[in-house]
This record gives sequence, structure tokens and C1' cells, in this order.
RNA sequence: GAUUUAUAAAGAAGCGCUGAGAGACAGGCUCUAUGAAGCGCUAGCAACCUGAAAAAUUCAAGGUGCUAAUUCCUGAUCUUCGACAAGUGUCGGGGAGAAUAUAAACG
Repeated sequence: GAUUUAUAAAGAAGCGCUGAGAGACAGGCUCUAUGAAGCGCUAGCAACCUGAAAAAUUCAAGGUGCUAAUUCCUGAUCUUCGACAAGUGUCGGGGAGAAUAUAAACG
């Protein structure tokens, strides 16, 4: 890094270095010198793997991971319901799906 499967409405910080961006991308909307992102240390959470218990599930926290806002909201496409209109459209709600992130497997 391609593919497959699973999960994503819950949960979880402080200090030091550094110094302006960050939230994948686009449009919004937010966070940020009362210190962004990155790095380090400690702490915590518990998605997957792992371990224990007979299963669901619960516990642990060893391996990855994670610790603003529902994956911050919407976004190819399909479908359904409602309102307006009397058009084959506009707006809104729901579902599937896509995209993204993480884990495991794997060529």
C1' cells in the first nucleotide's frame, strides 16, 4: 500500500520542547498565542487482536489504536415517507451505499 471482514451517536488528560495552524478531501461550521499541528514523558479510554471465565456478556490492559464538537455536518448513486407545486421539480425526515479512520487477516 491493494483486497476482505468488523467497528465508528458512548468513553478518555496533564506536563515539557516548539511556534501557526488544525478538524482526510470540497463546501460549511468550529477549535486555536488562555498555544494549533508535530515530538517526548506520564496518565487515561477500551474499537480490534490477545488472555481469563462455559456462551451472550463481563473482566484485564500485553499488541496496535484512541483521548474537541455523532466519522463536527453535508457531499457519487439508489430507495422510502412527508410538505409545496401540478410538476416529473424543490425542500425536509429515514434507510442503504460510497468516501474516510482504526483493527485483524492476507497476496